[in-house]
């Protein structure tokens, strides 16, 4: 100098203006007064490394107590870490790589079933390929039984073969549903229960009732204007209770938390001390514009033997966006920084 390997970190910066959400404090309005709600000013805070997929594991909540059995599912070298894991660490083995290193469902085939492509006579209780011996059989072959030897095919040829990411067996683990969980407050309308008040008069109708219809009245009540009068409606009206809907509140973010330092451990990780508070929206805030800087690309001009450098102009700035909270895995991603180790080449 080149090519790689593994690990960690960042996710454009600054300023101005205009907004949004939460919160603290102050003021205004409101009230008899206080608090809350509302409005305004100021201060502070305001997305991620994956907030994503919802694939595993846990916390939390309810379901009857979450315990046993069956079914079903998951996992599977050994030891360790952890709240737990299909996660992580260390070691072994196998495979790949010159190497750093990477990958691996990696228990059991002496319980049983099943399968073993192509080739080959035959693929696992043989419908036996070639040669030879013995016995049976035959006139002699063929054929049957048995023993020995051999070649070829193939991953494997009779050997307690191989396959369990086929069934299975063994061991371990798993109750179900999920914040739209769940808890509380609770309007209007309808319906439920209870109490109180009211359901008048006449006619038609009928065998007589009843229902229904008509007229009058206003003795309950209601509407039209708050009151009076008046008009209209009129068989129900009023009050209370309980369930529950809309709506609201809690759950909601102080946590297996973060930073620094010490100690233990090869490591995952554990532990101690000090310090810190770090989004809580909810039809869903975390934004928009401008300027400067930065990065990258394109074009032009100039310089240089060249790699390249300088100036000017223009375009662009990844993946993506919390929704109860954590630990993982997987997937997406412009670019940049730092470190470890390996191999090759050159020089000293």
């Nucleotide at each position: 100098g080149g090519a790689g390997u593994c690990g960690g970190c960042c996710u454009g910066g600054c300023a101005g203006c205009c907004g949004c959400u939460g919160u603290g404090c102050c003021g205004c309005a409101g009230u008899g007064g206080u608090a809350g709600c509302g409005c305004g000013a100021c201060g502070c805070a305001g997305a991620g490394g994956a907030a994503a997929g919802u694939c595993c594991g846990g916390g939390c909540u309810c379901c009857g107590c979450a315990g046993a059995g069956c079914a079903g599912g998951a996992u599977g070298c050994a030891g360790g870490g952890u709240a737990a894991c299909c996660c992580c660490c260390u070691g072994g083995c196998a495979c790949g790589g010159c190497g750093a290193c990477g990958u691996g469902a990696c228990g059991a085939a002496c319980a049983g079933g099943g399968c073993c492509a192509c080739a080959g006579a035959g693929a696992c209780g043989a419908g036996u390929c070639c040669c030879g011996g013995a016995g049976g059989g035959u006139u002699a072959c063929a054929c049957c039984u048995u023993c020995g030897g051999g070649g070829g095919u193939g991953a494997a040829a009779c050997g307690c073969g191989g396959c369990a990411a086929c069934c299975u067996c063994c061991a371990u683990c798993c109750g179900g549903a999920g914040c739209a969980a769940c808890a509380c407050c609770a309007a209007a309308u309808a319906g439920g229960c209870a109490a109180g008040c009211g359901c008048g008069u006449g006619g038609c109708g009928u065998a007589a009732c009843a229902a229904g219809c008509c007229a009058c009245u206003u003795c309950a009540g209601g509407u039209c204007u708050g009151c009076u009068c008046g008009a209209c409606c009129g068989a129900g009206c009023u009050u209370g209770c309980g369930g529950g809907u809309a709506g609201g509140u809690g759950g909601c973010u102080a946590g297996a938390g973060c930073g620094c330092g010490g100690g233990g451990g090869u490591g995952a990780c554990c532990u101690c001390g000090c310090g810190c508070c770090c989004a809580g929206a909810g039809g869903a805030a975390u934004g928009g514009c401008u300027g400067c800087c930065g990065g990258c690309c394109c074009g032009g001009c100039g310089g240089g033997u060249g790699a390249c450098c300088g100036c000017c102009g223009g375009a662009c700035c990844a993946c993506a966006g919390a929704a109860c909270c954590c630990g993982g895995c997987u997937u997406a991603u412009c670019g940049g920084c730092c470190g470890u180790c390996u191999c090759c080449c050159g020089c000293u």

Notes
The RNA shown here (Bacterial RNase P class A) has 348 nucleotides and comes from a Burkholderiales bacterium. Its mean pLDDT, the model's own confidence on a scale to 100, is 76. NCBI's taxonomy places the organism under Bacteria, Pseudomonadati, Pseudomonadota, Betaproteobacteria, Burkholderiales. The gene name in the source record is rnpB. Rfam family: Bacterial RNase P class A. Rfam classes the family as a ribozyme. RNAcentral holds the sequence, with entries from ENA.